[in-house]
Context: one part of a larger RNA
């Protein structure tokens, strides 16, 4: 891990609903006491509780009292429906209180054999170097306490290195050799030194060259008992079965925000007792309202135009005055508002009425919810970010399984799985093959593998369908070929040149069918090519806007190119047909249950059983109901060495928890069970769960 066994709403007193039950001549007994066949039983025993009257703080009055100076008045009673006790069960208080689980407070003790200080006595520190004070000598000299040189000396928290203490810095180790070590390496090493023994000083205390260090391998308050089952608004965990119904994640207040207390919402019972009630829908009818929407009448904004007041305002100009502009007002045009309305919808909200359906509402009992999600719609916030955030309305999930979206809580489809069938039939979505149905039919598009179940822009383009306006054209249009494309001039300037073509100004005029002081290459500049224009060939549609459908391009991502995949030119995409597939939906056929009604039958007179028909039966937190097992007791009946329980198989059964096996097999060797009643240490799979095995 795994397997046994053990493991969690329990007692006692006190409230209070409910059920049963006794007694109603109100009820009950409580310590005691007496008795037996003594873990237990009967019997005496109204002391006292509860009840029969309130009201008042009280005295104290009393069916009434209190209030007040006093009620005409309120208030709480009467008038009115009886209590009590005893078991059970549901929730509560008080206690350990459904179980495990704290770090913590406090008391009383045991620790300085670890380790800090301190205190008494001991101990121990290889060699070398430096060479302080002081001295003695000698120079220097007049002299000295001076300077200098030697010699002797032998101080130092003083150098270098061992033993010794100590622990830089690498590495090893890191289930070690070690719960702090080895290796190398480094620090002190006559000192504030190291070290032996003995002594001492301690838990709000101690001792500290101070790090909240150390006080026996964990000290911001040591270890062990004890108050102790502290306490825990947090986690975790809490055991058999069916069946009925079925929330909520939401206001208010909360030293409250992840607790809780009341209301919504859930259940259960009892009462309104069955219809002119309540409640849903749907229809018709009668309100109130100021949202979308409009809009400019009002309060703001903002844009032209026009008129007209005002200006200290800028250029110009000597002034006059012009040009621009500013500010107000009026008038026209077109505008925009959550805190603008002269106006106003659809829902939706109240009220009556009708019609159909069956809720609905009150009190009492138990709860639980009080972290929500996601989509679709109106909105704040936010960047018209977010699988963000906070409202409102709705749906779904939560507490809902199918089917469908490749897979996928919240989409989509079904008011939605009681249970059985290898019947039928639909939704959504499908139908070439994985894969269950059409390679169906009819009419277009696509050519990009665009697409085939998920998103893509601005912009840009002779891609092609369809539409709708104009333009040119047999008096020949549009492309194509063939000719031409001329002259004043090299236009003037500017330049080193500038001849149509680097650049500026002009852009005139003649010859023409036509032909620019020149479209584009092209030369240092010419030069050559071309192009507009025109003429002839050739024979019959050409050009331009718009609007549209599918389509290219723009178009880079992280496991694997890819629609889920093969794979398609439809098996793609629009627009119509008609089939068929497809779900726990809905039918079919049959069992079971729940509630309501009827019928029928038993009887213990409120209950059971049958039967028939509607309506039902998806469940998380919860709420009601009914039953399985388990061990003991009590009565009755009963099984067993011709084999008890337990264990291992095996057959039957009952919806489930189980049940039986009437001689079912083995193994086992002594007890065990039915049936009606009590009582409960009374059901395991999870608790980092406790013991035991392995």
């Nucleotide at each position: 891990a795994c397997c046994a066994a053990c493991g969690a709403g329990u007692u006692c007193a006190g409230g209070u609903a409910c059920u049963u039950u006794c007694u109603a001549u109100g009820u009950c007994u409580a310590a005691g006491c007496c008795c037996c066949u003594c873990u237990g039983g009967g019997g005496c025993g109204a002391a006292g509780g509860c009840g029969a009257a309130g009201g008042g703080a009280a005295a104290c009055c009393g069916a009434g009292u209190c209030u007040u100076a006093a009620a005409a008045g309120g208030g709480c009673g009467u008038a009115u429906u009886a209590a009590g006790a005893a078991a059970g069960u549901g929730c509560u208080u008080g206690a350990g209180a459904c179980c495990c689980g704290a770090a913590g407070c406090c008391a009383a003790g045991c620790g300085a054999g670890c380790u800090u200080g301190c205190c008494a006595u001991g101990a121990c520190c290889a060699g070398g170097g430096u060479g302080a004070a002081c001295u003695c000598c000698g120079a220097u000299u007049u002299u000295u306490a001076a300077u200098c040189g030697g010699g002797g000396g032998g101080a130092g928290g003083c150098c270098c290195g061992a033993a010794c203490c100590c622990g830089u810095g690498a590495a090893u180790u890191g289930u070690g050799c070690a719960a702090u070590a080895u290796u190398c390496u480094g620090g002190g090493a006559u000192g504030a030194g190291u070290u032996g023994u003995g002594g001492u000083a301690a838990g709000a205390a101690g001792c500290g060259a101070a790090a909240a260090a150390c006080u026996a391998a964990a000290c911001g308050a040591g270890c062990u008992u004890g108050g102790u089952a502290a306490u825990a608004g947090c986690u975790g965990g809490u055991u058999c079965u069916c069946c009925c119904c079925g929330a909520a994640a939401u206001a208010g207040c909360u030293u409250u925000a992840g607790g809780g207390c009341u209301a919504g919402c859930g259940u259960c019972u009892u009462c309104a007792u069955u219809a002119u009630a309540u409640g849903a829908u749907a229809c018709u009818u009668g309100g109130a309202g100021g949202u979308a929407g409009a809009g400019c009448a009002c309060u703001g904004g903002a844009a032209g135009a026009a008129a007209c007041u005002u200006c200290u305002u800028g250029g110009g100009g000597a002034a006059a005055c012009u040009c621009a502009g500013a500010u107000g007002u009026u008038u026209c045009u077109a505008c925009c508002a959550a805190a603008c309305u002269c106006c106003g919808a659809a829902u939706g909200c109240c009220g009556a009425g009708u019609a159909u359906c069956u809720u609905u509402g009150a009190a009492g009992g138990c709860a639980g919810u009080c972290a929500g999600a996601a989509c679709u719609u109106g909105g704040g916030c936010g960047c018209u970010a977010a699988g963000g955030u906070c409202c409102a309305a709705g749906c779904u999930c939560a507490a809902a399984a199918g089917g469908g979206a490749a897979a996928c809580a919240g989409c989509c489809c079904u008011u939605g799985a009681u249970c059985u069938u290898c019947a039928u039939u639909u939704a959504a979505g499908g139908u070439c093959c994985c894969u269950a149905a059409a390679u169906c039919u009819g009419a277009g598009c696509u050519a990009a593998g665009u697409g085939u179940u998920c998103u893509u822009a601005a912009g840009g383009a002779a891609g092609u369908g369809g539409g709708a306006u104009u333009c040119c054209u047999c008096u020949g249009a549009u492309a194509g070929u063939u000719a031409g494309g001329a002259g004043g001039u090299u236009a003037g300037c500017u330049u080193a040149g500038a001849a149509g073509c680097a650049g500026c100004u002009a852009u005139c005029c003649u010859u023409u069918a036509a032909a620019a002081a020149g479209u584009g290459c092209g030369u240092a500049a010419c030069a050559g090519c071309u192009u507009a224009c025109u003429a002839a060939c050739u024979a019959a549609g050409g050009g331009a806007u718009c609007c549209u459908g599918c389509g290219c391009c723009g178009a880079a991502g992280a496991u694997u190119u890819c629609c889920g995949g093969g794979a398609c030119u439809a098996a793609g995409c629009u627009c119509g047909g008609u089939a068929c597939c497809g779900a726990a939906g809905a039918u079919a056929a049959g069992a079971a249950u729940u509630u309501u009604u009827g019928c029928c039958a038993a009887u213990u007179u409120a209950u059971u059983g049958g039967c028939a028909a509607a309506a039902g039966u998806g469940g998380u937190a919860g709420g009601g109901g009914a039953g399985c097992a388990u061990u003991c007791c009590u009565a009755u009946c009963g099984c067993a060495g011709c084999g008890a329980a337990g264990c291992c198989c095996g057959g039957c059964u009952g919806u489930a928890a189980g049940g039986c096996c009437u001689u079912g097999g083995g193994u086992g060797g002594a007890g065990c069970g039915a049936u009606a009643g009590g009582a409960a240490g009374a059901g395991a799979g999870a608790a980092u769960g406790u013991u035991g095995g392995c």